[in-house]
A computed fold for a 106-nucleotide RNA, annotated as SAM riboswitch aptamer (S box leader).
RNA sequence: AUCUUAUCCAGAGAAGUCGAGGGAAAUGGCCCGUUGACGCUUCAGCAACCUCUAGCUUGCUAGAAAGGUGCUACUUCCAGCAAGGAUUAUCCUUGACAGAUAAGAA
Numbered sequence: 001a002u003c004u005u006a007u008c009c010a011g012a013g014a015a016g017u018c019g020a021g022g023g024a025a026a027u028g029g030c031c032c033g034u035u036g037a038c039g040c041u042u043c044a045g046c047a048a049c050c051u052c053u054a055g056c057u058u059g060c061u062a063g064a065a066a067g068g069u070g071c072u073a074c075u076u077c078c079a080g081c082a083a084g085g086a087u088u089a090u091c092c093u094u095g096a097c098a099g100a101u102a103a104g105a106a
Stems, first nucleotide, its partner, number of pairs: 002105007013043005021032003027079003044072003049068002051064006076098001081095006
């Protein structure tokens, strides 16, 4: 790097450091940012994919949080592509694509 499966409107921030961009992606919108963002480090926390315990209908339910990951502005920030709907400068719904995370495969 590729493939498979599951999830993505819930939840959870302080300190130190750095110094100009950042919220993945053309473009548009809306935001965050020199009152220091983003990133990195430490500590804390959230969650419960792996994990552990119990039950049974054996793949589900309930519980736990030591360990492996992950995450802690905004719905994956929103749209973009396709289809449909409405009270049509707009709004809503569904799907696709892309992406993120986990577990597994070759």
It matches the Rfam family "SAM riboswitch aptamer (S box leader)". About the family: The SAM riboswitch is found upstream of a number of genes which code for proteins involved in methionine or cysteine biosynthesis in Gram-positive bacteria. The literature on the family includes a 1998 paper in Mol Microbiol by Grundy and Henkin, "The S box regulon: a new global transcription termination control system for methionine and cysteine biosynthesis genes in gram-positive bacteria".